[in-house]
RNA sequence: GCACCCUUAGCUCAGUUGGAUAGAGCGCCUGGCUUCGAACCAGGAGGCCGUGGGUUCGAUUCCUGCAGGGUGCA
Numbered sequence: 001g002c003a004c005c006c007u008u009a010g011c012u013c014a015g016u017u018g019g020a021u022a023g024a025g026c027g028c029c030u031g032g033c034u035u036c037g038a039a040c041c042a043g044g045a046g047g048c049c050g051u052g053g054g055u056u057c058g059a060u061u062c063c064u065g066c067a068g069g070g071u072g073c074a
Stems, first nucleotide, its partner, number of pairs: 001073007010026004019057001028044005050066005
């Protein structure tokens, strides 16, 4: 330099033939249980889906610039 892939909650990841209110596990907080904890049970908080623009009635999803990361080739 070229090609391809990834970016969604504090962490690890789901979620698309574009459709209304975005999810799970772990972690965190509160309560229950317990002599106290752990485990277990119940509930809760936490995201405008990397960022800018475009297409569309409607975008996490499609197109595109940029940024960060990864793999291969040179």

Predicted 3D model of a 74-nucleotide RNA (transfer RNA) from a Patescibacteria group bacterium.
The source organism's lineage runs through Bacteria and Bacteria candidate phyla.
Its mean pLDDT, the model's own confidence on a scale to 100, is 80.
It matches the Rfam family "tRNA". By type it is a transfer RNA. Its family is annotated with triplet codon-amino acid adaptor activity in the Gene Ontology.